[in-house]
RNA sequence: UAUGAAAAGGCAAACUUAUUGAAAAAUAAGGACGCAAAGCUAUGAGUCUAAGGUUAUAAAUAACUAUGAUUGUCAGGUUGCCAAAA
Numbered sequence: 001u002a003u004g005a006a007a008a009g010g011c012a013a014a015c016u017u018a019u020u021g022a023a024a025a026a027u028a029a030g031g032a033c034g035c036a037a038a039g040c041u042a043u044g045a046g047u048c049u050a051a052g053g054u055u056a057u058a059a060a061u062a063a064c065u066a067u068g069a070u071u072g073u074c075a076g077g078u079u080g081c082c083a084a085a086a
Stems, first nucleotide, its partner, number of pairs: 003083002010035002015030006033072001039078003043075003046070003052065005
């Protein structure tokens, strides 16, 4: 450098409860489906939401929209534990 067999240590999906939020979702506790970067980072793409805004409508309502969310969707950037064989 590349790789991930073993061991040590690490993280923690769904679900449940509480809190926050318009929602997506987040945080904490319980819980483990998985993870070798499932550490950090919304930079690019994707996905989710639509409070506010815009358009249509007499209204109800509908459609569009990220400035919201997601790094456990995929890339990029950045840092890093352990180690057999090669």
Record summary:
c-di-GMP-I-GGC riboswitch aptamer from a Bacillota bacterium, 86 nucleotides, folded computationally. Lineage of the source: Bacteria > Bacillati > Bacillota. Of the family's consensus pairs, 95% are formed in the model. It was read from a public genome assembly, where an Rfam model found it. Rfam family: c-di-GMP-I-GGC riboswitch aptamer. Its family is annotated with cyclic-di-GMP binding in the Gene Ontology. On this family, see Weinberg et al., Proc Natl Acad Sci U S A 2017: "Bioinformatic analysis of riboswitch structures uncovers variant classes with altered ligand specificity".